A computed fold for a 103-nucleotide RNA from Zavarzinella formosa DSM 19928, annotated as TPP riboswitch aptamer (THI element).
RNA sequence: CCGCAUCGCUAGGGGUGUCCGCUUGAGGAACAACCGGACUGAGAACACACCCUUGGAACCCGAUCCGGGUCAUGCCGGCGUGGGAAAGCGACCUUCGGACAGG
Numbered sequence: 001c002c003g004c005a006u007c008g009c010u011a012g013g014g015g016u017g018u019c020c021g022c023u024u025g026a027g028g029a030a031c032a033a034c035c036g037g038a039c040u041g042a043g044a045a046c047a048c049a050c051c052c053u054u055g056g057a058a059c060c061c062g063a064u065c066c067g068g069g070u071c072a073u074g075c076c077g078g079c080g081u082g083g084g085a086a087a088g089c090g091a092c093c094u095u096c097g098g099a100c101a102g103g
Base pairs, nucleotide, nucleotide: 001098002097003096006091007090008089009088010087011053012052013051014050016047017039018038019037020036021035023033024032025031059084060083061082065078066077067076068075
């Protein structure tokens, strides 16, 4: 001096599923909406929360995919050195990595 990590400010990208129950729509089933609860998760619809921003698995496509598992579900793994996908500035020099100069 540069970079990573971390932090701050501003800007931007993204997802919100499965099952059970109550009420209603409509007498029954199915379906749907509001509400309540359970499961996984950082997050399951305004939380202005959570996650992610190219060193990008946040998220989308493939996908009504494949294997496993579950009451059920991208619940887990594969797919995936597959294709896409949204950034700038500053701080910090403590740690990590690199380069240069001097002793």

Its Rfam family is "TPP riboswitch aptamer (THI element)". On this family, see Thore et al., Science 2006: "Structure of the eukaryotic thiamine pyrophosphate riboswitch with its regulatory ligand". Its mean pLDDT, the model's own confidence on a scale to 100, is 78. Of the family's consensus pairs, 96% are formed in the model.